[in-house]
Molecule: Bacterial RNase P class A
Organism: marine sediment metagenome
Parts: sequence; structure tokens; C1' cells
RNA sequence: GGUUGGUCGGGGAAUCGCGGCGUGCGCCCACAAGGCGACGCGCUGAGGAAAGUCCGCACUCCACAGAGCGCGAUGUCGGCUAACCGCCGAGCAGGGCAACCUGACGGAACAGUGCCACAGAGAUGAGAGUGCAUCCGCAAGGGUGUGAGGGUGAAACGGUGGUGUAAGAGACCACCAGCGGCGUUAGCAAUAGCGUCGGCUAGGUAAACCCCAUCGGGAGCAAGGUCAAGCAGAGACAUUGGGGCUGCUCGUCCCGCAAAAAGUCUCGGGUAGACCGCAUGAGGCGACGUGCGAGCGUCGUCCUAGAGAGAUGAUUCCCUAAAACAGAAUGCGGCUUACGGACUGACC
Repeated sequence: GGUUGGUCGGGGAAUCGCGGCGUGCGCCCACAAGGCGACGCGCUGAGGAAAGUCCGCACUCCACAGAGCGCGAUGUCGGCUAACCGCCGAGCAGGGCAACCUGACGGAACAGUGCCACAGAGAUGAGAGUGCAUCCGCAAGGGUGUGAGGGUGAAACGGUGGUGUAAGAGACCACCAGCGGCGUUAGCAAUAGCGUCGGCUAGGUAAACCCCAUCGGGAGCAAGGUCAAGCAGAGACAUUGGGGCUGCUCGUCCCGCAAAAAGUCUCGGGUAGACCGCAUGAGGCGACGUGCGAGCGUCGUCCUAGAGAGAUGAUUCCCUAAAACAGAAUGCGGCUUACGGACUGACC
């Protein structure tokens, strides 16, 4: 000078103030329970990311015979985990002198289809513009062969030397490079090494369709549950008043129907409101054991915000300076992003 992990991310004091819990006092209530208090006291009160809401779970409700199609996600191999677009280890590829870093990294694109800008004659099982060879033609030019030379391009069907040929060409040969098959060695595997054979070699692209493998029902704590005023509605009971009908008429009585009033009770959906969900959990810390590691196991120990318009703040003093990003809202594991600074391990 650099690389890569870990820890912390203000501390102390005083005053005032806020949320939660406990407690005392006062009030409501006959007491209790419960509630209220511009009353007191005590304890306690944000983060490493509480954030983005990007993955994965728990939990809750809804849906659901089984199977398939479709759609979406993931994608080297092995392991860890409740699970993961997570983590650990290994392989391969690329970068760096190195520590180390980066990686949508399955189908070595011969299952099939597609695409390859511009330039170029031609962009794939191609291609004759120039050149070379040959034929026709007086010539200009034309036909045929040729992918070796030139030119274009990111990319033009392997490289060097030879044989061969009219000229040429993996057409053939030797060596080399590359690919594939088979065998073998190491490894759980990805893969790597070695041997042998093959056609000579069909370019790139799957963050194009596609194929293969694995996984995936939907919505989310305003999930959802319990209690439940008031009010709409329904019913029961007894009472009062009125009307009608029948018995010859009137009165009385009885019976049935309809409507109304106020009363008591029940049912009822569930609004306001209250409570639960809601913080003891895949939990934190320490020791030991085990594993390269992520992690796992055993023992001990600790309990640490919980609101519902939403608390965690302000001022002063000291610490050399107090200044970064930012603030819970069902919980948990990750990832990503933001961040002044302090301490510390290992390595080059």
C1' cells in the first nucleotide's frame, strides 16, 4: 500500500415531557370486580439496517377427489436449512503479480423451429464479385470448374507441410489443435488425468421459442376469532280500546279475524365499542462436543417495546468532536439498498 472477515454505531449527569406495566391515593359504584384522574412513586421503552417489500416460511381464512394440459419460478455438483432468487464447500470459466474477486454456469446448440445488424457475391449443411484453370468467341464478352489467393465482416466450414490436379479443395497423407464415442484411474458428484477409435471439424445464439429436471392453489393481521350497546327486523305473553259475524232484538257473555298503543321477555344479523390474535420465539447469550464450513447436538442462563391517530422527545453541562443512515405496527430467516466514524482478527 492492498485484500477479506468480525464487533460497535454514542456514553455520563440534571430538569421537563410521552407510551406500556405495576403500585399507592382520590372519584364513580351499596361492596367487590371494573372504570376514570391537566394525582404520586417505581420499572421499562427502536435498528443494524426497524427501510425497500425483492425472495422464503410460520400463522389465519377461502378453495380443493385423482391425474393431465397450461402458466410461472428455479437451473454446475455436493451439503446446510422449516424454506428460499439464501448460506457453506467443491468444480469449471473469466479477471488480478498476489491475498482475493466475479459468474442466469442444465440441454458441451447433432430433437426441432427461428434469428445473425452494417458491410459483403455469399451468414450455414452457403457462396463465383475479383482471381486461378479450361472451353467458345476476331474481339467485347460468355459458359464450366474451383473456396486455395485478394476483398467485406464480430463471425466466411481447422493450422503447417506434402501428395494430387487443368486449376484447386481433408479429395488423400503426416504432425498439431479441437470435438465426440469407448475404456480406465481419482472423486459421492460436478469434473479432471491417461489411453484408444472416429468422421475430418454442423459457426454463433437457449437473459429466442423450445426440451429436460425440480418446485409452486388463492388472499393476506384492515388475515381472522370472541363478546356485544343502540337500531332495523321476527316471535311470545298478558292488558286496554275499536270494528265485524252468529245465536229473534237490546244489554251482557262467548268465538273468530284485522289493525293499533304502550309494557316485559326471547331470537337475531352483527354496527359503534371492548378483548384476543400480539411477543416464550425455527429466541438471545455462554460453555462443551461435533463438522473444513454453513450448521447440528447437549447443558446452563436470560425474558428485553407492544401502540390504534399511533410513545421513545426537548434543553443544559461534561467526555478533544457528538455530528452518519435512519425510526417498530403479526412474527421469523435471508437478500438488497443507505450509512460520518470507532475498535479488531487473518492474509498478500